[in-house]
């Protein structure tokens, strides 16, 4: 370097102006954000986390850990070997509980997690 393994660290953004209304960062008009790997640089391909639900195991049991289930959204042009990633242009999504109907405010969360660097340890 390679592989099992242990530990630290780090690990999700955004409503700003206007109108209606007794009330809306919730409606309406314009704004604004965009988790990790993969690939020619990706919210929108493929894949994974997060939210929920359900089943199993465990003397942390109002828990943890496993496994299934759920699990949004892109087109046209141009470049180029090579791009639904890059560039023009023009769409288009966003758990759940709260509240005037919320991607963006509060909450659960000072959680947790995909994964990202770095330290040990063993093995050939």
């Nucleotide at each position: 370097g390679u592989u099992a393994u242990u530990c630290u660290u780090u690990g999700g953004g955004g409503c700003g102006g206007g109108g209606u209304g007794c009330a809306a960062u919730u409606c309406c008009c314009c704004a604004c954000c965009g988790g990790c790997a993969g690939u020619a640089u990706a919210g929108u391909c493929u894949g994974c986390g997060a939210c929920a639900a359900g089943c199993g195991u465990u003397u942390u049991u109002u828990a943890a850990c496993g496994c299934u289930u759920c699990u949004g959204a892109u087109u046209g042009g141009g470049u180029g070997c090579a791009a639904u990633u890059c560039c023009c242009a023009a769409a288009c999504c966003g758990a759940c509980g709260g509240u005037a109907u919320a991607g963006u405010c509060c909450g659960g969360a000072u959680g947790g997690u995909a994964a990202a660097a770095g330290a040990g340890u063993a093995a050939g």
Background
Predicted 3D model of a 124-nucleotide RNA (FMN riboswitch aptamer (RFN element)). Model confidence (mean pLDDT): 83 of 100.